[in-house]
RNA sequence: CUCCGAAAGGGCAAACCUGCCGCGAGGCAGGGACGCAAAGCCACGGGCCUCCUGAAGGUAGCCGGGUUUCCGAAG
Numbered sequence: 001c002u003c004c005g006a007a008a009g010g011g012c013a014a015a016c017c018u019g020c021c022g023c024g025a026g027g028c029a030g031g032g033a034c035g036c037a038a039a040g041c042c043a044c045g046g047g048c049c050u051c052c053u054g055a056a057g058g059u060a061g062c063c064g065g066g067u068u069u070c071c072g073a074a075g
Stems, first nucleotide, its partner, number of pairs: 003075001004072002011036002016031006034061001040067003044064003047059004
């Protein structure tokens, strides 16, 4: 350093509810926890979803890829 994921310290936050934004998928904030070792970030490829069907938009907690990163047991 890489794989790996015991322990420790922590982190994020599904559904749902409230408010706001959006034609919509959905997003933001608060509450809330189903889960997550990258459930940090990126729309590059695929998938899925939306619409004013466009060379449009969304989804990174769908998969792949890229990139950043805390800890350090066994192997």
Predicted 3D model of a 75-nucleotide RNA (c-di-GMP-I-GGC riboswitch aptamer) from Symbiobacterium sp. The coordinates come from a structure-prediction model, not an experiment, and the mean pLDDT is 89. The model forms 86% of the base pairs in the Rfam consensus. It matches the Rfam family "c-di-GMP-I-GGC riboswitch aptamer". The family is grouped with related families in Rfam's "c-di-GMP_I riboswitch clan".